[in-house]
Context: one part of a larger RNA
RNA sequence: CGUAGGAAAAUUGAGGGGUUCAAACUCUAGUACGAGAGGACCGAGUUUGACGCACCACUGGUGUUCCAGUUGUUCCGUCAGGGGCAUUGCUGGGCAGCUAAGUGCGGCACGGAUAAGCGCUGAAAGCAUCUAAGCGUCAAGCCAUUCCCAAGAUUAGUUUUCCCUGAAGGACCGUGGGAGACCACCACGUUGAUAGGCUAUGGGUGUAAGUGCAGUAAUGUAUUCAGCUUAGUAGUACUAAUCGUCCGUUCGG
Numbered sequence: 001c002g003u004a005g006g007a008a009a010a011u012u013g014a015g016g017g018g019u020u021c022a023a024a025c026u027c028u029a030g031u032a033c034g035a036g037a038g039g040a041c042c043g044a045g046u047u048u049g050a051c052g053c054a055c056c057a058c059u060g061g062u063g064u065u066c067c068a069g070u071u072g073u074u075c076c077g078u079c080a081g082g083g084g085c086a087u088u089g090c091u092g093g094g095c096a097g098c099u100a101a102g103u104g105c106g107g108c109a110c111g112g113a114u115a116a117g118c119g120c121u122g123a124a125a126g127c128a129u130c131u132a133a134g135c136g137u138c139a140a141g142c143c144a145u146u147c148c149c150a151a152g153a154u155u156a157g158u159u160u161u162c163c164c165u166g167a168a169g170g171a172c173c174g175u176g177g178g179a180g181a182c183c184a185c186c187a188c189g190u191u192g193a194u195a196g197g198c199u200a201u202g203g204g205u206g207u208a209a210g211u212g213c214a215g216u217a218a219u220g221u222a223u224u225c226a227g228c229u230u231a232g233u234a235g236u237a238c239u240a241a242u243c244g245u246c247c248g249u250u251c252g253g
Base pairs, nucleotide, nucleotide: 001152005163006162007161008160009159010158011157015149016148017147018146021049022048023047024046025045026044027043033038051106052105053104054103055102059100060099061098062097066093067092068091069090070089071086072085073084074083075082076081111143112142117137118136119135120134164252169247170246171245172244173189174188175187176186177185194240195239196238197236198235199234200233201232203229204228205227210223211222212221213220214219
């Protein structure tokens, strides 16, 4: 921009794409078969592998925005306590998120038309012949079934509701996000919990500083399962979403 008025929702499915796997074991059955050795088809069940989709409750990884230990040096005048730099200085852990090696699920079943093949009936050609007329059976393949996308499917579909005027509705702008390169999408904008802050709580680290006591001291111990704390959860208008502006018409050639 189109979809012959304008919108907001919900849909149908033309068409397109994905999937389509394998093995082992048990039973049937040590059966059929075979002198024996050996050893099934068909069918039923269990498990696993690879692959695919999803997820983070568990096990872990990462987690340079969290906590602690520690070395050298420098700075805060000194002590103590801290900051900077040294790969995040190094080391031990680690919330959320992301993630696999983690854990859920999947390939089921059935039908239709067929290929090669196997057949029935059957002439041409008194026989024979699956084929010439006719009728069956039959594959991981084809079409359906199943999952996803899907009306720019210009054949532009369908249904419901709203509006008839600056209307319905939308956008700009702002606060953000399990959404995201941008855009888009989604939530919210004081009639408010959208983000931040604060409070509470969870999780992490592991018992802060200061002071008292013991010890010459290093240090230990009590206060103290403390102190600190990031992306978690809930509550709370303290802060910021202010005020506003624009588009969109006139009953549908």
Molecule: large-subunit ribosomal RNA, domain VI
Organism: Verrucomicrobiales bacterium